[in-house]
Context: one part of a larger RNA
């Protein structure tokens, strides 16, 4: 080289633009670089391989054939791949008109609650629990009412509902933006896929500088539990949680399933379009493409189970597997303020 695989056995990169490279739509014409044929040279001998002979056979010796290339010139061919040139419109994009969204980025507004302050009423408990304590409280609590202040979150609507490339987004208002779906046309004219490297985005936690802390709340302190409770229950409570500007770069980042493209029975719910049909204009029916579920034919598949959102059936590209442990580790080297990430081994051992 040549195998076989990656939802759960080892295995899909957290995700996305995108370099290089791979692949890459229809017809024409040319080139003939790949391709394919001849032709001539070369590819020493020996070895191998096939087939004869010699040694008593066999090892050995030997004769002949063939075989063996990214080989060089040269002809020829002109399908396919590739170059050029010219054309096309089904791929993809532009232009128009609409439609739906918790898509992002800012600034403004609200009310409900929970806190704590002020002040009225009001008095002996409150909290808490399996039960209790510890803890609040006659210095007037808790409970009620009336008012402030301050922070964070957005009940109801809310829905296998939307929208995003993941990560993730949920009160209203303006506003500055990104995508995506539907429609008739008109235009570009293959502009397409994929992606090594590299760029960006990236939940939490956590780091760094400053604010900002209502409620929760790691540590921490106490009460209970319990043989012991470094825990599970409670009462309190610091760093975080919250904002700005930076970093970190990870997660069971999962649909444990990479992105495109074709194709391959139906059936039923749903979101948001278009079109059509009607004795019935409606909570209707038909069609169609774009999502989102649920079953199910073939077909896969160890099996669970997938099944037009495929884990079938093809192709294209990337990544990634190769017994368990030692190791998501050590060296090293690149990154990071740290923490530590990334990249990855070996004695050993079973």
């Nucleotide at each position: 080289c040549u195998g076989g695989g990656c939802g759960u056995a080892a295995a899909g990169g957290g995700c996305u633009c995108g370099u290089a490279g791979g692949c890459g739509g229809u017809g024409a014409a040319u080139c003939a670089a790949g391709u394919u044929a001849g032709a001539u040279g070369u590819g020493a001998a020996a070895g191998a391989u096939c087939u004869g002979g010699g040694c008593u056979u066999a090892a050995c010796c030997u004769g002949g054939a063939g075989a063996a290339g990214u080989c060089a010139u040269c002809u020829a061919a002109g399908a396919c791949u590739g170059g050029u040139u010219g054309a096309c419109u089904a791929g993809a994009g532009a232009a128009c008109a609409g439609u739906a969204g918790a898509g992002g980025g800012a600034a403004g507004c609200g009310g409900a609650a929970u806190u704590u302050c002020c002040g009225g009423u009001g008095u002996a408990g409150c909290g808490g629990u399996g039960a209790a304590a510890u803890g609040c409280g006659u210095a007037g609590a808790u409970a009620u009412c009336g008012g402030a202040u301050g922070g964070a979150g957005c009940a109801u609507c809310a829905g296998u509902g939307g929208c995003g490339a993941a990560g993730g987004c949920g009160g209203c208002u303006u506003u500055c933006u990104g995508g995506a779906c539907u429609g008739a046309u008109u235009c570009u004219g293959a502009c397409g896929c994929u992606g090594a490297g590299g760029a960006g985005c990236g939940a939490a936690a956590g780091c760094g500088u400053g604010g900002g802390u209502a409620g929760c709340g790691a540590a921490c302190a106490g009460g209970a539990u319990u043989a012991g409770a470094g825990a599970c229950c409670c009462u309190g409570g610091u760093a975080g949680u919250c904002c700005a500007c930076g970093c970190u770069g990870u997660a069971a980042a999962c649909g444990a399933u990479g992105a495109g493209u074709a194709c391959u029975a139906g059936c039923u719910g749903u979101u948001g379009g278009u079109g059509c049909a009607c004795g019935a204009c409606g909570a209707u029916g038909c069609a169609u493409g774009a999502g989102u579920a649920g079953c199910g034919c073939a077909g896969c598949a160890a099996a669970c189970g997938c099944g037009a959102u495929a884990a079938g059936u093809a192709c294209u590209c990337c990544g990634c597997c190769u017994g368990g442990g030692g190791a998501c580790u050590a060296c090293g080297g690149c990154c990071g303020c740290a923490a530590g990430g990334c990249u990855a081994a070996a004695a050993c051992u079973c």